[in-house]
RNA sequence: CAUGCAGAUAGAGGCGCAUUAAUUAAGAGUAAUGAUUUGGAGCAAGUAGGUUGCUAUGAAGGAUCAUGAAAGGAAUCAAUGCCGAAAUCGUUUCGUCCCUACAGCGAAACGAUUGGGUCGUUACUCAAUAAGUAACGGACUGUCGCACAUUGGUGCGUUGAGCUAUUGAUCAU
Numbered sequence: 001c002a003u004g005c006a007g008a009u010a011g012a013g014g015c016g017c018a019u020u021a022a023u024u025a026a027g028a029g030u031a032a033u034g035a036u037u038u039g040g041a042g043c044a045a046g047u048a049g050g051u052u053g054c055u056a057u058g059a060a061g062g063a064u065c066a067u068g069a070a071a072g073g074a075a076u077c078a079a080u081g082c083c084g085a086a087a088u089c090g091u092u093u094c095g096u097c098c099c100u101a102c103a104g105c106g107a108a109a110c111g112a113u114u115g116g117g118u119c120g121u122u123a124c125u126c127a128a129u130a131a132g133u134a135a136c137g138g139a140c141u142g143u144c145g146c147a148c149a150u151u152g153g154u155g156c157g158u159u160g161a162g163c164u165a166u167u168g169a170u171c172a173u
Base pairs, nucleotide, nucleotide: 002173003172004171007167008166009165010164011163014083016082017081018080019079020078022076023075024074032067033066034065035064036063037062038061042054043053044052046102047101048100049099050098086114087113088112089111090110091109092108093107094106095105096104115141116140118138119137120136121135122134123133124132142159144157145156146155147154148153
């Protein structure tokens, strides 16, 4: 001095990812409440058990009338944080619902999978043919590698702990 390597900084993919607020539609004339009537012994937070409460001064359920929501999810726009952005699954812990257990929901840690969006089929979830998740498949696209070509393209293969640029301690050659 050059190369290799941990790390650090800054970036790229694009209907890119996530969060928050506002508006709108749907949810829905649904849930719920009240009145009348029917019904005739059970009912009460997702399930099971329990405690407690309600109930022949009429439970659950049904019908009519009146009043009449909300949550999660979606669209539009704006802002913020970003490019394992983020998502899903599993385990553990904590919180939540009258108590316990399971389940559900929320948060954190660890591990695994997925480069990205899109379309289709099936299943689940949902009020929903919307949207979401998972599996499979299709074309498209980004990165890198190989081969061909040469004016920036074609084919194949892989994928983010990756790629590009700068820097780069120690160590090695």

This is a predicted structure of a 173-nucleotide RNA (Lysine riboswitch aptamer) from Companilactobacillus versmoldensis DSM 14857 = KCTC 3814. The prediction has a mean pLDDT of 78. Lineage of the source: Bacteria > Bacillati > Lactobacillales > Companilactobacillus > Companilactobacillus versmoldensis.